[in-house]
Context: one part of a larger RNA
RNA sequence: UUGGGCCUAAAGCAUUCGUAGCCGGCUAUGUAAGUUCCCUGUUAAAUCCAACGAUUUAAUCGUUGGUCUGCGGGGAAUACUGCUUGGCUAGGGGGCGGGAGCGGCCAACGGUAUUUCCGGGGUAGGGGUGAAAUCCUAUAAUCCCGGGAGGACCACCAGUGGCGAAGGCUGUUGGCUAGAACGCGCCCGACGGUGAGGGAUGAAAGCUGGGGGAGCGAACCGGAUUAGAUACCCGGGUAGUCCCAGCUGUAAACAAUGCAGGCUAGGUGUUAGAGCGGCCAUGAGCCGCUAUAGUGCCGCAGGGAAGCCGUUAAGCCUGCCGCCUGGGUAGUACGGCCGCAAGGCUGAAACUU
Numbered sequence: 001u002u003g004g005g006c007c008u009a010a011a012g013c014a015u016u017c018g019u020a021g022c023c024g025g026c027u028a029u030g031u032a033a034g035u036u037c038c039c040u041g042u043u044a045a046a047u048c049c050a051a052c053g054a055u056u057u058a059a060u061c062g063u064u065g066g067u068c069u070g071c072g073g074g075g076a077a078u079a080c081u082g083c084u085u086g087g088c089u090a091g092g093g094g095g096c097g098g099g100a101g102c103g104g105c106c107a108a109c110g111g112u113a114u115u116u117c118c119g120g121g122g123u124a125g126g127g128g129u130g131a132a133a134u135c136c137u138a139u140a141a142u143c144c145c146g147g148g149a150g151g152a153c154c155a156c157c158a159g160u161g162g163c164g165a166a167g168g169c170u171g172u173u174g175g176c177u178a179g180a181a182c183g184c185g186c187c188c189g190a191c192g193g194u195g196a197g198g199g200a201u202g203a204a205a206g207c208u209g210g211g212g213g214a215g216c217g218a219a220c221c222g223g224a225u226u227a228g229a230u231a232c233c234c235g236g237g238u239a240g241u242c243c244c245a246g247c248u249g250u251a252a253a254c255a256a257u258g259c260a261g262g263c264u265a266g267g268u269g270u271u272a273g274a275g276c277g278g279c280c281a282u283g284a285g286c287c288g289c290u291a292u293a294g295u296g297c298c299g300c301a302g303g304g305a306a307g308c309c310g311u312u313a314a315g316c317c318u319g320c321c322g323c324c325u326g327g328g329u330a331g332u333a334c335g336g337c338c339g340c341a342a343g344g345c346u347g348a349a350a351c352u353u
Base pairs, nucleotide, nucleotide: 003325004324005323006322007307008306012321014201015200016199017198021194022193023192025088026087027086028085030083031082033081034080035077036076037075038074039073040072041071042070048066049065050064051063052062053061054060091191092188093187094186095184096183097182103177104176105175106174107173108172109171110154111153115149116148117147118146119145120144121143125136126135162169163168206247207246208245209244210243211242215241216240220236221235222234223233258320259319260318261317262316263315266298267297268296269295270294271293272292274290275289276288277287278286279285302309303308326353327352328351335346336345337344338343
C1' cells in the first nucleotide's frame, strides 16, 4: 500500500538474450469494439436528497418528485485508442567502403628474471633485521664465468589511451570468429522499446578427476618481539596459485547511479573514422575548421538535505522492468528448489527497542 522514494539515509537484479504481458513513428480508407451524446427498459420497498402536508414544535409519519450506480435494447458522432486494408521513411535492420581496437578461441615461436643442476675460478664467511636468531656452509655456501632443465610471468611502449554486455582483456606471429564507430539520396519498410517467468555468461576463493609445480604462499613448524603474541618482523613450508575436463554462481560483481527514446547554455583536453580548407620536403605527411560516435575535466540554467550532479544528469518529459517501507532478531529459522560438499536462491515470526 489510490502515497512517497531507490549515488551517499531503506531501496537498481552481477550482466545480457529473450517468452508472455505492457507500451509503440508519419499517412489514407473502412469498421465502430473501447470512448462520447440522445432515446428507452430495468435497477422492489424501506433508506438517501428536495418540496409540500400532519402531530402546538421536534424526532417521526404521509404525498410527490429526484438522486444513485450498474446492466439490456435502439439511434447518432468518429478526435483519440483498437481492429482491417493500403502507402511512407525520420525509428530499427540490411548492403557497400576504407580504417581503429589488450574483444573471444586455438596453435606456434620468443624474451628477461627467479629457482635448480653440471663444469671452472675464488675466498671464510653468508642470509636476515630496528637489533638479532632460527637457517646455509669444509664433498666449498654467498660471489664471478660458461652450459643445461623447468615452471610461471610478459619490463620499456603505457596514456583519467583502447576493446568488451558485465566478469574482464596487454610479449610476437598466424588461423578461425564476434561486435561497435564513421561515410553513402543503395535496399527492406515499424520489422520497434521494455521484459514477470525462463536461458546463457559470470572475478577471486572453493570442490571433483587428471596433469604440472619455478616463484609466491593460507594451514603448519621454527626464530624473534612481548606481561602474553595462537599476530605484525625473520627462516622454512603443504594445499593453492598454472593447464585440461566438469561443478559452484557469489563480491564494496561500484559510477554504491536499471534499460530505451526525446528535449534543455557553453568552455577545454583526448580517441576513432569522415568531410572541408590551407601548406610543403608529395607521404598511410603536417596544420586548422566542421559535424558524428566514444572517453575525461570545468561549468550556466535547473536539481539536490548537502556533498555534489550538470547534453556521459542526480535537469525537464515518456515507456517498461526490478526494488524499499524504523532498528535488532536476520539474510537467521522452517519449508521448498539447486549443489558432490562448502553453500546458494527464496525468506518469516515470537520477543525486544
Small-subunit ribosomal RNA, central domain from a metagenome, 353 nucleotides, folded computationally. The prediction has a mean pLDDT of 86.